[in-house]
Parts: sequence; structure tokens; C1' cells
RNA sequence: GGAGUCGGCCGGGUAAUCGCCGCCGCGCAAGCGGGGGAGGAAAGUCCGGGCUCCACAGGGCAGGGUGCCAGGUAACGCCUGGGCGGCGCGAGCCGACGGACAGUGCAACAGAGAGCAGACCGCCGAUGGCCCGCAAGGGCACAGGCAAGGGUGAAACGGUGCGGUAAGAGCGCACCGCGAGUCUGGCAACAGACCGGCACGGUAAACCCCACCCGGAGCAAGACCAAAUAGGGAAGGAGUGCUGCGCAAGCGGCACGACGCGCGGCCCGCGCGCCUUCCGGGUAGGUUGCUGGAGCACGGCGGUGACGCCGUGCCUAGAGGAAUGGUUGCCGGGGCGCCGCAAGGCGCUCGCACAGAACCCGGCUUACAGGCCGACUCCCUCU
Repeated sequence: GGAGUCGGCCGGGUAAUCGCCGCCGCGCAAGCGGGGGAGGAAAGUCCGGGCUCCACAGGGCAGGGUGCCAGGUAACGCCUGGGCGGCGCGAGCCGACGGACAGUGCAACAGAGAGCAGACCGCCGAUGGCCCGCAAGGGCACAGGCAAGGGUGAAACGGUGCGGUAAGAGCGCACCGCGAGUCUGGCAACAGACCGGCACGGUAAACCCCACCCGGAGCAAGACCAAAUAGGGAAGGAGUGCUGCGCAAGCGGCACGACGCGCGGCCCGCGCGCCUUCCGGGUAGGUUGCUGGAGCACGGCGGUGACGCCGUGCCUAGAGGAAUGGUUGCCGGGGCGCCGCAAGGCGCUCGCACAGAACCCGGCUUACAGGCCGACUCCCUCU
């Protein structure tokens, strides 16, 4: 100098001015003053928890989820460390990574054969048989042997090589692979060494088995206050005039009069209606839940780490058709043009990434103009 890997961070600044939503102070009020006001993802709503209401003795079944091991955590499908496998020269990255002797199933097409297999092309024919030959021997491929070669397939009952054989074959040996054996190391996943000729193919994002976890609904949860109208329940039937006492509220006296319809008429009673008063539920509306919390910053200690413990300090949006915005100037940045060897300068231009709280928190995933910092790897060159 070039090419990369991993981790962390910023993601416009500032001033003026006009607004918007909470809070505090003053004020009877109008209003005035002060202070606060989006994110790393506020997003997707995919996991996990807090909180709230409902359900619930305990256990099991069904259903769902997770799935190498150990740890962290309130919990997780997250994170950390480790193991194994794959990729990369490397820094590193990726992995649905339990079980295929519990059982059941599946494997299209091709192929002779797809599971305790198989003879299509082949190889052999030592042994027995047949033929030729006096014999030595030769021939045939009938019995039979073979799983080495060819061929099919994603996959053909360990692989390569040497020996061996009639030809072959873990038949024997070496290496690799495999193993439910033994020992050693490790908490474990697992690894190493020895041993065993190999019995035991694949598939569980097929059913299934094993281990562990899971009650349901969600802030439109839930709680409180509470109209009008309609409906539910209870009690009752009006009222008018004159007048006495009393400050009034109210308590009396007299007179008139005692709702409508039905049960044949009348009285009582009952039912329905109407009216009055009260009660209770619920709706609109209002209040609350509502932001002080698994909180943030700094320091110390423990731990490889995720993380934990302790101390000190801080308070940091709470709207509810939903505020957090608009305009202008300067600085920064992007784009284009011109000048310049270059560093850079000048002019014009663009408001300038993704996006935007809605009960709260921990994760994951996805989006993101431009830029900064740290650690590490590989290559080239120079000293």
C1' cells in the first nucleotide's frame, strides 16, 4: 500500500421566530413566566416475562413447543463458553446438531436386485458330468461356484492396496472407516489409546420414542364516578280551595274530590296501562391504570465470558384521532460544473438514510444516505 474478518458508536449542529402536547409557579379569569417532549430500530408483532382479570386440590390424557453439552437470566426459540460437522490459506463464518436394535412406514424412475437382496452383461468351472486323446493334456459350459469387473440408481450389504484363489470373498494382512467392548482425560457434550474382522444400509422439516417446558385472555386488560332515552325491581295513587300555628322548614282543621281499561254490573281484590318517588345494572362521557423501572450513569469487586454483587449520583415523552412541527440565516454533508499536478478553491443545487412512541420490559428479525473508532487476518513492497 492492497484485500478482508470481527466488535462498538454517530446518524446533522446552532440561532431567531411562529406554533403543538404534558408538568410546575402566579392569577378570579383571560393569560404570563419557567422547564420537559421519539428511536437504534419507536417497525414486524416472531419468541419470552412483568402487570390485570377469569379459571384452577393433586395427578394423568390430549394438544403445542424446544432439542449436542455446561452455564447466564425473571424467562426465552435469547446470550456466553465448550464439543462435533461443514466452508475459508487465515482472522473467522455457518449448522432443526437427541434417538434408526422400541415399533410401524417410505424409497418415484431406472435396474436382475432397494433389505437379513441380487446373476442382466459377465468371471470360473478346482470338484462331479459329457466329448476328443494311448497318455500327458485339451475342449464343452450340464450340475455348480462367484459378488471381483461392467451396467442401473440419490443409495447396491465397508473403501484402497497387497497377498490368496479355479474364479472370488475380511479369507488373511496394512491403512482408512465402523463398533453397543476396555482403559484414560473431561461436570458433560466428546476426545485419545487399546481391542474387535465387521455383526448393525438410508430416512424422524414420516408417524413415532425419549427428556424438558406450556391454563386462557389481553391496557379495547382491569378499577372508580356516572347523564338523557329505553328496559328491570320495589312502594304508592292524584289533587284543588279556604284556613289555624310557626321567622322558616313544616304540622294541623274544614269543604269538594278520589286516574283509564279488563275480570257481565257494583264494592273489595287481581292483571295491564298511566303517573309519582326510590333502588339496582348498563351505555355515552369523565377519572384511573400511565410510567420510578428486571431503570440510567460512574466506580469497585467476583467470573474466560454471558452475567452477578456492592457503593455513589440521577429522574429521562406520556398523547388519546392521537403533541414532539413549520419558516429563515450560518456551519456541516451529498450531487453537478469550472479551475488546479495535488491538497484544495469558486459557483449552482438538494432539507439531507431508514423510520416515527401508544401499558412496560428482555430478545430475535428486518430497514438504514453518509461517517467514525478499536482489535485481528492474508498478500505485496521498503527499511
About this RNA: This is a predicted structure of a 383-nucleotide RNA (Bacterial RNase P class A) from Solimonas sp. Of the family's consensus pairs, 94% are formed in the model. The gene name in the source record is rnpB. Its mean pLDDT, the model's own confidence on a scale to 100, is 78. The sequence is in RNAcentral, with records from ENA. Rfam family: Bacterial RNase P class A. The family's RNA type in Rfam is ribozyme. Lineage of the source: Bacteria > Pseudomonadati > Pseudomonadota > Nevskiaceae > Solimonas.